Glycine riboswitch aptamer from an uncultured Pelagibacteraceae bacterium, 87 nucleotides, folded computationally. Its mean pLDDT, the model's own confidence on a scale to 100, is 75.

RNA sequence: AUGAAACGGUAGAGAUUGCUGAGAAUUCGCAACGCCGAAGGAGCAACCACCUCGGAAACUUUCAGGCAAAAGGACCGUACAUAAUAA
Numbered sequence: 001a002u003g004a005a006a007c008g009g010u011a012g013a014g015a016u017u018g019c020u021g022a023g024a025a026u027u028c029g030c031a032a033c034g035c036c037g038a039a040g041g042a043g044c045a046a047c048c049a050c051c052u053c054g055g056a057a058a059c060u061u062u063c064a065g066g067c068a069a070a071a072g073g074a075c076c077g078u079a080c081a082u083a084a085u086a087a
Base pairs, nucleotide, nucleotide: 001082002081003080006078007077008076009075014033016032017031018030019029021028022027034067035066036065040063041061042060043059047055048054
């Protein structure tokens, strides 16, 4: 420095409203309004490159995902493995 996976930490936003619905429920179905950005996806520079084509994010977007808890979660740390450099 890299790495699918392991362990730990890990934010944000309605426990929203309606249905003479089902139901034990914080759940399911349908409809509606309001929100979040740190899975993933997509887009962009006065910077870099240009061989002919181009290249990024924690920025933008909200397609997807999410809005009590749980789960997930970029990123960080530890261990492990590989490679390089120095002593």